[in-house]
Context: one part of a larger RNA
């Protein structure tokens, strides 16, 4: 000098753009943060129409529309959040997989035939303060199980063109086995199986890279390899039995301390050095350990189960609970915001579709934190006014064209008018097209917000401060003060003339800020 997620002190008009618990991965009140489908499926419940009975109160059947706990499906494994813990193939970077999985989408190739038994829920009953359980009878289905088929999958045998990378890979033949499926709307669509690719995501290995100590030198029994098996989507001591004795280390094992990783970001001519906050991508974590289940995917932040520490709730028998999601509290801290609006866009699940959810996200609020930008007028005006300061004192400098005083202007402010893009499709309806689709059309939708920005109108009107002035380092003098008070980054200053403290007038630097402090080049 430049930088900062900054903080303190003194000031403060106003926009636009950014950024906001760096400390206790600390406890957490209250709210919200993940659903969705009735065009899977019985049922329940509302209301409107109809029909039938009627003791005129109503019952009952049927259509239609609503709403919905339950079963069922997809989604909850994403999206957000933190950065404990990790020195690791964790990340980066380049490969490899002849050892490998992928819901949902896209193209292909084949089929959706025939069946059956249950179970919530609904009704009885019981048990229990609660949470919640238990037992009958009864029902459905895209739930859940047999039969049938099976081009192709898959398994075993038998054979193998022709390739390669060690293990081996393989068109392509044969026989034998083994495994499918489900409807719905309601008339052309949605969907279900199995099988080939594709895309998309993943998983797994390996070269090299990746902090500080040697005042840490040996380390190590599933430890290294073998052979067999289990297990996994897959290779593998990953696991487990037998065998063998290995394997790793000064090219730094092992052990300790520190840390999420990069893309970047600060600084520097550069090499370097420091960093990893907001945005992106990986990783890991959801009160602390540990396990697995579902599922295409999880060892699952708002899913289960165990074990513990806390809190809560209780009838003492047992129960409930998990903000490092948003926004809020309490401690902690120099210190970091509102318990705000709106799905109107952009994205996501869910549905045929209308929409239904969505503290993603879009926007307001706060805060000079940060960076841009405007603005606090502008021309003229010397009796060089008064006043303040210094003086060598009838004066003279100086503050200073500054003031006053004459003209303009009107950003900006105040008032009043006007006033947006961001939002055009989606559904609808018409047309073409075998489909999938593609075209016209008309209309509805805006949270911000009556905001931007545009006019008019009044009036210099609403609007400057900070730090320094002994050198470094632009900028001086008077006064006080007397090694006191006090100043300080260095170097020094101050003991009766102090350009160094205190304060005045001038001055000199930045300016909606200026200054300190901490930290980084």
């Nucleotide at each position: 000098g430049g930088a900062u997620g900054a903080a303190c002190g003194c000031u403060a008009g106003c926009g636009g753009c950014a950024g906001g618990c760096c400390u206790a991965a600390u406890a957490c009140a209250u709210g919200c943060a993940a659903g969705u489908c009735g065009a899977a499926c019985g049922g329940a419940u509302c209301a409107a129409g109809a029909g039938a009975c009627u003791u005129c109160g109503g019952u009952u059947u049927c259509u239609u529309g609503g709403u919905u706990a339950g079963u069922g499906g997809c989604g909850c494994a994403c999206g957000g959040g933190u950065g404990c813990g990790u020195a690791a193939c964790g990340c980066g970077u380049a490969u490899g997989c002849a050892a490998c999985c992928u819901a949902c989408c896209u193209u292909c190739c084949a089929c959706u035939g025939g069946g059956g038994g249950a179970u919530a829920g609904c009704c009885c009953g019981c048990c229990g303060a609660a949470a919640g359980g238990c037992g009958g009878a009864u029902u459905a289905a895209u739930a859940c199980c047999g039969c049938a088929u099976a081009u192709g999958a898959c398994c075993a045998c038998a054979g193998g063109a022709g390739g390669g990378c060690a293990u081996c890979c393989g068109a392509u033949u044969g026989u034998g086995g083994u495994a499918a499926a489900a409807g719905c709307c309601g008339a052309g669509g949605c969907g279900g199986u199995g099988g080939a690719a594709g895309a998309u995501g993943g998983g797994c290995a390996u070269g090299c890279g990746u902090g500080c100590c040697a005042u840490u030198a040996g380390c190590u029994a599933g430890a290294u390899g073998g052979c067999g098996g289990g297990g996994u989507a897959a290779c593998g001591g990953c696991c487990c039995a037998c065998c063998a004795u290995g394997g790793c280390g000064a090219c730094g094992a092992u052990g300790g301390c520190u840390a999420g990783g990069g893309g970047u970001u600060c600084u520097g001519a550069g090499a370097g050095g420091a960093u990893g906050g907001u945005c992106c991508c990986c990783c890991a974590c959801a009160c602390u350990g540990g396990u697995a289940c579902u599922g295409a995917g999880a060892c699952a932040c708002g899913g289960a189960c165990c074990a513990g520490a806390c809190u809560c709730c209780u009838a003492c028998g047992g129960g409930a609970g998990g903000c490092a999601g948003c926004a809020g509290u309490a401690g902690g801290g120099a210190a970091u915001a509102u318990u705000g609006g709106g799905c109107a866009a952009u994205g996501g699940c869910c549905g045929a579709g209308a929409g239904g959810c969505u503290g993603a996200c879009c926007c307001a609020g706060c805060c000079a934190u940060g960076c841009c930008g405007c603005g606090u007028g502008c021309a003229g005006g010397a009796a060089g006014a008064a006043g303040g300061c210094c003086u060598u004192c009838u004066g003279g400098g100086u503050u200073g064209u500054a003031a006053a005083c004459u003209g303009c202007u009107u950003u900006u402010a105040u008032a009043c008018g006007g006033g947006a893009a961001g939002a055009a499709a989606a559904c609808g309806c018409c047309c073409c097209u075998g489909c999938g689709g593609g075209g016209g059309u008309a209309a509805c939708u805006g949270a911000c917000g009556g905001u931007a920005c545009c006019g008019u109108a009044u009036g210099a009107a609403u609007a400057a401060g900070c730090a320094c002035c002994g050198g470094c380092u632009a900028a001086c003098u008077c006064c006080g003060u007397g090694c006191c008070a006090g100043c300080a980054g260095c170097c020094g200053c101050g003991g009766u003339a102090a350009u160094a403290c205190g304060g005045a007038g001038g001055g000199u630097g930045c300016a909606a800020g200026c200054g300190u402090u901490g930290u980084c080049c």